[in-house]
RNA sequence: AAAAGGCAAACCAGUCGCAAGGCUGGGGCGCAAAGCCAAGGGCUAGUCGUAACUGGCUAGUAGCCUGGCCGCCGAA
Numbered sequence: 001a002a003a004a005g006g007c008a009a010a011c012c013a014g015u016c017g018c019a020a021g022g023c024u025g026g027g028g029c030g031c032a033a034a035g036c037c038a039a040g041g042g043c044u045a046g047u048c049g050u051a052a053c054u055g056g057c058u059a060g061u062a063g064c065c066u067g068g069c070c071g072c073c074g075a076a
Base pairs, nucleotide, nucleotide: 006031007030011026012025013024014023015022016021029063035069036068037067039066040065041064042061043060044059045058046057047056048055
């Protein structure tokens, strides 16, 4: 640089959830890890607390970043 493929943003329908958000189907914005993991940070939601701020707890986000593990093809 290719080849075989893979995943699936926004949005829509259904569904679970207080919510953030998740799941299923449609749909493709994009992705060489946009495969898996919630360990650290960030962000989001719920709740507690304070005159207020700083915060605590719970939940989520891996397509926010760091990190860990596994991984197709090829020059190599």
RNAcentral holds the sequence, with entries from MGnify. The RNA shown here (c-di-GMP-I riboswitch aptamer) has 76 nucleotides and comes from a soil metagenome. Rfam family: c-di-GMP-I riboswitch aptamer. About the family: GEMM was predicted in a large-scale screen for bacterial structured RNA regulatory elements.